[in-house]
RNA sequence: UUCUAUCUUCGGGGCAGGGUGUAAUUCCCGACCGACGGUGACAAGCAAUUCGCUUGAAGUCCGUGACCCGCUUUUUGCGGUGGAUCUGGUGAGAUUCCAGAGCCGACAGUUAAAGUCUGGAUGGGAGAAGAUACGG
Numbered sequence: 001u002u003c004u005a006u007c008u009u010c011g012g013g014g015c016a017g018g019g020u021g022u023a024a025u026u027c028c029c030g031a032c033c034g035a036c037g038g039u040g041a042c043a044a045g046c047a048a049u050u051c052g053c054u055u056g057a058a059g060u061c062c063g064u065g066a067c068c069c070g071c072u073u074u075u076u077g078c079g080g081u082g083g084a085u086c087u088g089g090u091g092a093g094a095u096u097c098c099a100g101a102g103c104c105g106a107c108a109g110u111u112a113a114a115g116u117c118u119g120g121a122u123g124g125g126a127g128a129a130g131a132u133a134c135g136g
Stems, first nucleotide, its partner, number of pairs: 001136002004133007017029003031116002033105002035064004042056005059103002068080004085101005107119003
């Protein structure tokens, strides 16, 4: 330093203010939020004969996870399903940068229809960090 095995820890955010109404954080105006890995021309820092190094950076690109469905022997595993972006600018190159305008969001519940409330869930989880052992 890498691979493998085992173990430990960690591992999701959000309706302010207002309207109608018997009743709504569910409707309407408006507000707010963005899991994990990859890519990344951007940003910050370090270094410096300018080669580089480190960290961060996409909800809407690629892939994954949660939910749901089927099969399976409970555990588990396998398969399926599964939401959303354009325009302009710069440029050799951008759905990632800059500007603007959009769009999307499981299931069950509810005095009234939910991305945001309550619940399954003190769960599961993509994965992240670390420790130990073996081998190269």
Predicted 3D model of a 136-nucleotide RNA (FMN riboswitch aptamer (RFN element)) from Paraliobacillus salinarum. The prediction has a mean pLDDT of 80. It matches the Rfam family "FMN riboswitch aptamer (RFN element)". Gene Ontology term of the family: FMN binding.